[in-house]
This is a predicted structure of a 72-nucleotide RNA (transfer RNA) from Brettanomyces bruxellensis. It matches the Rfam family "tRNA". The source organism's lineage runs through Eukaryota, Opisthokonta, Ascomycota, Pichiaceae and Brettanomyces. The sequence is in RNAcentral, with records from ENA. The prediction has a mean pLDDT of 82. A source record names the gene trnM2.

């Protein structure tokens, strides 16, 4: 310099363009215990930026940022 992939709670992952954007563990509450661990039950929190396409975008199109990976 060219290309490819990815980007989602604090972490690891889902999620046909369409009902509040879901689960695990983290982490607070509360039940339970004689405390304690486990359990159970409930709570708290995310779409990488910007713009366009649409009645409607996490998802499609553009740029542009990080990361990782070929090639030269």
């Nucleotide at each position: 310099u060219g290309a490819a992939u990815u980007a989602u709670u604090g972490c690891u992952u889902a999620a046909u363009g369409g009902u509040u954007a879901a689960a695990g563990c983290a982490u607070u509450u509360c039940a339970c215990u004689c405390a304690u661990a486990a359990u159970g039950a409930a709570a708290c929190g995310a779409u990488c930026u910007a713009a366009g396409u649409u009645c409607a975008a996490u998802u499609c199109u553009u740029a542009g940022u990080a990361a990782u990976u070929c090639a030269a």